[in-house]
RNA sequence: GGGCUUAUAGCUCAGUUGGUUAGAGCGUCCCGUUCACAUCGGGAAGGUCUCAGGUUCGAAUCCUGAUAGGCCCA
Numbered sequence: 001g002g003g004c005u006u007a008u009a010g011c012u013c014a015g016u017u018g019g020u021u022a023g024a025g026c027g028u029c030c031c032g033u034u035c036a037c038a039u040c041g042g043g044a045a046g047g048u049c050u051c052a053g054g055u056u057c058g059a060a061u062c063c064u065g066a067u068a069g070g071c072c073c074a
Stems, first nucleotide, its partner, number of pairs: 001073007010026004019057001028044005050066005
């Protein structure tokens, strides 16, 4: 220098070839249960979907560029 791939909640990930409100598990907080802790049950908070632009009535999803991580080639 060229190619491929990944980026979504604090962590690990899903999200069906664009559509109604962006989700799960773990974690955190609150309530119940207990003498207390754990377990268990219920609830809540937490997201600029890496960034910028474009297409579209509508983008996490499609297109372009950039940044960062990984792999391969030179």

Transfer RNA from Candidatus Levybacteria bacterium RIFCSPHIGHO2_01_FULL_40_58, 74 nucleotides, folded computationally. The sequence is in RNAcentral, with records from ENA. Model confidence (mean pLDDT): 80 of 100. Its Rfam family is "tRNA".